[in-house]
RNA sequence: CAGCGAAAAGGGCAAACUCACCGCGAGGUGGGGACGCAAAGCUACGGAACCCAUGAGGUCCGCCGGGCUCACCGAA
Numbered sequence: 001c002a003g004c005g006a007a008a009a010g011g012g013c014a015a016a017c018u019c020a021c022c023g024c025g026a027g028g029u030g031g032g033g034a035c036g037c038a039a040a041g042c043u044a045c046g047g048a049a050c051c052c053a054u055g056a057g058g059u060c061c062g063c064c065g066g067g068c069u070c071a072c073c074g075a076a
Stems, first nucleotide, its partner, number of pairs: 004074002012037002017032006035062001041068003045065003049059003052055001
């Protein structure tokens, strides 16, 4: 440096549910909340799933894979 993920520490994110607002909707943003997560960081590129006002349409990366970046610790 690459790869990998046992233990412990500090910190990070935040499912369901809920409140407010936005959206026809899938969903999104913020507050509360914690089931989980070592890329649960970013990206709709492929597939899956989902939505509608059905088209050169949209949602979702915390479903799987790809791409990019790269944060903590350090046993095998």